[in-house]
Context: one part of a larger RNA
RNA sequence: GGUAUACAGGGAAUGCCUAGGCUUUUGGAGGCGAAGAAGGACGCGACAAGCAGCGAAAUGCUUCGGAGAGGUGCACAUGACCUUUGAUCCGGAGGUAUCCGAAUGAGACAACUCAGCAUGUUGAAGACAUGCUUAUAUAGCCAACCCGGGGAACUGAAACAUCUAAGUACCUGGAGGAAAAGAAAACAAUAGUGAUUCCGCAAGUAGUGGCGAGCGAACGCGGAAGAGUCCAAACCAAUUGAGUUCCGGCUUAAUUGGGGUUGUAGGACCUCGAUAAUCGAUUUAGAUAGAAUUGGAACAUACUGGAAAGUGUGGCCGUAGAGGGUGAAAGUCCCGUACAGGUAAUAUCUAAAGAGAGCGAGAGUUCCUGAGUAAGUGGGGGCCGGUGAAACCCCCAUUGAAUCCGGCGGCACCAUCCGCCAAGACUAAAUACUCCCAAAAGACCGAUAGUGAACAAGUACCGUGAGGGAAAGGUGAAAAGUACCGUGAAUAACGGGGUGCAAUAGAUCCUGAAACUGUAUACCU
Repeated sequence: GGUAUACAGGGAAUGCCUAGGCUUUUGGAGGCGAAGAAGGACGCGACAAGCAGCGAAAUGCUUCGGAGAGGUGCACAUGACCUUUGAUCCGGAGGUAUCCGAAUGAGACAACUCAGCAUGUUGAAGACAUGCUUAUAUAGCCAACCCGGGGAACUGAAACAUCUAAGUACCUGGAGGAAAAGAAAACAAUAGUGAUUCCGCAAGUAGUGGCGAGCGAACGCGGAAGAGUCCAAACCAAUUGAGUUCCGGCUUAAUUGGGGUUGUAGGACCUCGAUAAUCGAUUUAGAUAGAAUUGGAACAUACUGGAAAGUGUGGCCGUAGAGGGUGAAAGUCCCGUACAGGUAAUAUCUAAAGAGAGCGAGAGUUCCUGAGUAAGUGGGGGCCGGUGAAACCCCCAUUGAAUCCGGCGGCACCAUCCGCCAAGACUAAAUACUCCCAAAAGACCGAUAGUGAACAAGUACCGUGAGGGAAAGGUGAAAAGUACCGUGAAUAACGGGGUGCAAUAGAUCCUGAAACUGUAUACCU
């Protein structure tokens, strides 16, 4: 020096565990804010650095309800206190709520500075204290979902320009719990359907396309849901103004009320008949749901063991044998569970009352039925449709109708036929999403995993900054966390001794692999 064995050190893998995550389902909620939000700064404790809680009324105040013996957070010590005259704790409603922050009296390098007015200290000024007022015009914050306004490129086309990516990402305005859309100037095709939205098919079809890459419908069918309405105008009336007058009135404009709302055309005007069915904001009463929360069955013994829930023996309950805990594995020990009860705010339903809304027939053909609109032309955009034979819809420019004997559409255009009534508005449900709350679940993870974060984590730390961003869990059933003695310079360390089933469970303490280091023994050199 090597090999082997044994015993240690070192190290943290592995196993087991879970306090935290991930995903989903059902239900709720879908907003907060000038009555000052979200988010912070600084304070508040007997001692108080951090986290959590709170706000100069500061680890809390008042009141109502619940609960019933302990309590002064995490946090286990000391001290001082509170509490059956009901504390701590849980729920509802209030009060307080410094300073910054939309930040709003003015300013500012956020958490600071400086003002105005009133009252008081004093009669005045200053200063101080307390209170109030003074920006603008409805803001600022918020995870996704939604609707507008703008709008890429990488990429693909095996290069690249039309095209694609994609109306995506991103910027920006606005709203709601959903949003948007929506009651046919729609589809269809000789038969018919009957607002919108969403899903399945139709169908990767018809189409479109440097006919490349690619893009990509509709009709119709089957489902989810289901709901329809209101204005403008004609006509009538009132008020006000103007004009005119023979002073009776008439005309006109604006406003308001009645009336009226459609394509089988409808309505006004005129005549006749009804005054109802039905719908219904809101109020009252009852029922149900609904916070904290209440009741809630049934076991003993022997053995092993540190410990019984294990094993043996004999019982019991079950609308409860879900789950968790308890010194190992408990239906019957504890918390619970099935089931049953209770209640404020509030919500829903039912009944009654009820403002208001709300009907039908006929004649005439006088009036009304959305104008710089529809449409054309030029240039763009949207549709499955890239200008094409290119309808339809939208925008800009420019021309510019008809008025029910009317108008639009049915993919150039014309005719026939059919469908519909634009140029005003509203509308639940089926649909999309989850920052958040509750309950439940998982052939999801188990500390290099699962969130970046199971721990004082968006912390420490890095960066001028935007921003980047960790590591770090486990004594034991219970601290019973080693009294006392010795060695030692020692509050180090160790040896005794004690606790404990165990201390090779002794504090980064469960298990404790390997690398690596050492000691002892054996053999080899």
The part of an RNA shown here (large-subunit ribosomal RNA, domain I) has 525 nucleotides and comes from Flammeovirga pacifica. The sequence was found in a public genome assembly. The prediction has a mean pLDDT of 82. Lineage of the source: Bacteria > Pseudomonadati > Bacteroidota > Flammeovirgaceae > Flammeovirga.